[in-house]
Context: one part of a larger RNA
RNA sequence: GAACGAACGCUGGCGGCGUGCUUAACACAUGCAAGUGGAAUGCGAGCGGGUCUUUCGGGACCUGAGUAGCAUGGCAGACGGGUGAGGACGCGUAACUGACCUGGCUCUUGAUGGGGGAUAAGCCUGCGAAAGUGGGGGUAAUACCGCAUACGCUCAUCCGUGUGAAGGCGGAUGAGGAAAGUUGGCCUCUGGGAGGCAAGCUGAUGUCGAGAGGGGGGGUUGCGUCCUAUUAGCUAGUUGGUGGGGUAAGGGCCUACCAAGGCGGCGAUGGGUAGCUGGUCUGAGAGGAUGAUCAGCCACACUGGGACUGAGAGACGGCCCAGACUCCUACGGGAGGCAGCAGUGGGGAAUUUUGCGCAAUGGGCGCAAGCCUGACGCAGCAACGCCGCGUGAGUGACGACGCCUUUCGGGGUGUAAAGCUCUGUGGUUUGGGACGAAGGCCUGUGGGGUGAAGAGCCUCGCGGGAUGACGGUACCGAAAGAGGAAGCCCCGGCUAACUCCGUGCCAGCAGCCGCGGUAAGACGGAGGGGGCGAGCGUUGUUC
Numbered sequence: 001g002a003a004c005g006a007a008c009g010c011u012g013g014c015g016g017c018g019u020g021c022u023u024a025a026c027a028c029a030u031g032c033a034a035g036u037g038g039a040a041u042g043c044g045a046g047c048g049g050g051u052c053u054u055u056c057g058g059g060a061c062c063u064g065a066g067u068a069g070c071a072u073g074g075c076a077g078a079c080g081g082g083u084g085a086g087g088a089c090g091c092g093u094a095a096c097u098g099a100c101c102u103g104g105c106u107c108u109u110g111a112u113g114g115g116g117g118a119u120a121a122g123c124c125u126g127c128g129a130a131a132g133u134g135g136g137g138g139u140a141a142u143a144c145c146g147c148a149u150a151c152g153c154u155c156a157u158c159c160g161u162g163u164g165a166a167g168g169c170g171g172a173u174g175a176g177g178a179a180a181g182u183u184g185g186c187c188u189c190u191g192g193g194a195g196g197c198a199a200g201c202u203g204a205u206g207u208c209g210a211g212a213g214g215g216g217g218g219g220u221u222g223c224g225u226c227c228u229a230u231u232a233g234c235u236a237g238u239u240g241g242u243g244g245g246g247u248a249a250g251g252g253c254c255u256a257c258c259a260a261g262g263c264g265g266c267g268a269u270g271g272g273u274a275g276c277u278g279g280u281c282u283g284a285g286a287g288g289a290u291g292a293u294c295a296g297c298c299a300c301a302c303u304g305g306g307a308c309u310g311a312g313a314g315a316c317g318g319c320c321c322a323g324a325c326u327c328c329u330a331c332g333g334g335a336g337g338c339a340g341c342a343g344u345g346g347g348g349a350a351u352u353u354u355g356c357g358c359a360a361u362g363g364g365c366g367c368a369a370g371c372c373u374g375a376c377g378c379a380g381c382a383a384c385g386c387c388g389c390g391u392g393a394g395u396g397a398c399g400a401c402g403c404c405u406u407u408c409g410g411g412g413u414g415u416a417a418a419g420c421u422c423u424g425u426g427g428u429u430u431g432g433g434a435c436g437a438a439g440g441c442c443u444g445u446g447g448g449g450u451g452a453a454g455a456g457c458c459u460c461g462c463g464g465g466a467u468g469a470c471g472g473u474a475c476c477g478a479a480a481g482a483g484g485a486a487g488c489c490c491c492g493g494c495u496a497a498c499u500c501c502g503u504g505c506c507a508g509c510a511g512c513c514g515c516g517g518u519a520a521g522a523c524g525g526a527g528g529g530g531g532c533g534a535g536c537g538u539u540g541u542u543c
Base pairs, nucleotide, nucleotide: 001543002542003541004540006539007538008537009536010535013389014388015387016386017385018384019382020381021347026345027344028343030342031341032340035075036074040072041071042070043069048063049062050061051060052059053058082300083299084298090225091224092223093222094221095220096219097218100217101216102215105213106212107211108210109209110208111207112206113147115145116144123136124135125134126133127132153176154175155174156173157172158171159170160169161168181205182204183203184202185201186200190198191197226272227271228270233263234262235261238260239259240258241257242256243255244254245253275297276296277295278294279290280289281288282287302323303322304321305320306319325336326335327334328333353379355378356377357376361375362373363372364371365370392422393421394420395419402413403412404411405410428479429478430477431476432475436470441465442464443463444462445461446460447459448458449457450456487532488531489530490529491528492513493512494511498527499526500525501524502523508515509514
C1' cells in the first nucleotide's frame, strides 16, 4: 500500500447492487418448511334451506353432495434446503470397468388372455388416563396370489468368433419367468326391429416383456493433497492361495483350510490440525495466505448401533434398539429431536423479521383445472461492503463583527459571512403510472393427422379475454422553496500540515526513533493548517 463475512470509538442525508452466528455440531417455546391425484378403489357425513308428520321430545324424505372427510392403493417423501462435527481414492485431475446398476424421460419392438382368496376404512364390541391396541361379522381395486402364453430375455450344455487374458458377440437344444386397467366419443361393423345402449367400433392414457439412447450412479487405478522423528518400527483377516458364501458388481468383503507373508528412512505406525475443489486476497511475476457468499464433490442430521421399503437411503422433518436430556402421566406407561425459515435462551468483541407472495423461475403430484412449495421472488433491519448522488451556484470589501496573534504599526480566519441575483439534484406536497405476463387455461376461427364419421382426440396457426407479492413502488410531470442534510483523524522526523496559552520527568503521548524536570511546533486547550469525506480513525488477520 492492498484486502476483510470483521469488531470498537466518534459521526451519520439519500439511492442501487450485494452481504450478514467466523463463537456453543450448545439447548430449544411457538408457527410454518412435502405432498398430491376421485381419470386406480371402497365408504361417505354435517351446518344451513325446503316438504311431510308428531305423543311437541322428535322422526322421515329432498337439497346441500357423491361435496367435506376416513381408508386401501400409486407416485413423490433419496430432490430441493441446512451445517462442516468427523475423516480419506474423501477431494482434484487423467484413465479403466470383458466386474456393474439405473425409476421417471425419448425412440424401436412384441404383448395386455383367463381365474382365485383376502384385507383396511365404515358397523358391533372389549382394554387403556393417554399414546394406542384386541376380538366378531362384512367389502373393493391399477393392492395380493396362482394358471395360460413368450418376439426378445435369464440359466445350463454344445458349436463358432474374438482378446495378451477375462463373464464380449453370434447360433442350436432344453429348462424358467409377465401384465391392469381407467377414460372420452360414435353407431360404420357386431348384438338388437329401430333409437338409445355396450360385450361393438374408435381415440387417449396406463400396465407387462425386450432392445437402444440420454442423463444419473456404484467400483478400481496412476499422480497431487498440512505439521511433527522430542513418534522407528507397524500388522493375525494381517499378506497371498484354494473351496464356499455374499453383492448390481471385482475383491479377506465374509467364512473354512493352507502358506508366511505385507508396509516402512522415497517417512510406515503414532500424535496434532483440517471438509476438498473451481475460486478469493495479495503480488510485476514466481509464490504466499485462504476456502464466507456463488458453483461442483464429500460427510453429517440429539449420541451410538441396526436393518426395512424402494430404481435409488442404510433415509434431517421414516422405522427399531440402547444412552443422555426435556416434556406429559391416573405412576401402569407414553411423547420429542430447528446443523430447514423466522424466532428464544446461552456463549461471544460480534451477525437481521416469529414479514408478504406463489405473480415469475424451478420442483412434486395430477389428463387437466389445480393443489403444495420458509426452494425461490420480494419487502423489513444493519454505513457491513462496493458504486453513484447531495449537503447549493454566481456575485459580493484594501476586507464588517467575533475569535486568534502581534514588534501594537499590523497580520490571520477571508469572498469566507451578511447582502443581492439564481437553480431545483435530493427532501416535502400533488397528478399520472409501469416492464417483469407469457405459456398453460377460457373463448372465436382456419389448416393437417387418426378415424366409418361435420364425433372425439392429437397437432400447427390467427384474433380476443383473465392472471403482479413487490406496489400506487420505479419512472414521468407540476407547485412552493436554500430550505431538514458534515464529520473524523492528524500537524517533531518517517509524513502533507505551526503558533499562543496551560502543565512542569507531573498529568500525559507513543507505530519506530523518542517527547515532558519553567518559554514543549511531540502532553491538554485554542486559533490556524493538512488529509480523507458519509464517513474517518483504532484494533485484529493475510499478502
This is a predicted structure of a 543-nucleotide part of an RNA (small-subunit ribosomal RNA, 5' domain) from a metagenome. RNAcentral holds the full RNA, with entries from SILVA. It matches the Rfam family "Bacterial small subunit ribosomal RNA".